[in-house]
Molecule: transfer RNA
Organism: Candidatus Poribacteria bacterium
RNA sequence: GGGUGUAUAGCUCAGACGGUUAGAGCGCACGCCUGAUAAGCGUGAGGUCCCAAGUUCGACUCUUGGUACGCCCA
Numbered sequence: 001g002g003g004u005g006u007a008u009a010g011c012u013c014a015g016a017c018g019g020u021u022a023g024a025g026c027g028c029a030c031g032c033c034u035g036a037u038a039a040g041c042g043u044g045a046g047g048u049c050c051c052a053a054g055u056u057c058g059a060c061u062c063u064u065g066g067u068a069c070g071c072c073c074a
Base pairs, nucleotide, nucleotide: 001073002072003071004070005069006068007067010026011025012024013023019057028044029043030042031041032040050066051065052064053063054062
């Protein structure tokens, strides 16, 4: 340099055909339980869906460009 993949909660990841309100597990906070922990149960907080532009009535989702990281070729 060329090709290609990934980017969504603190971490690991879901999210068929675009459709109002984005979720799970773990972690965290609080409560229940226990003699007390762990485990278990319940509740809750936590999000610029990487950035920008475009298409659309409507974009996490589609298109283009960019950024970061990974893989292949040279």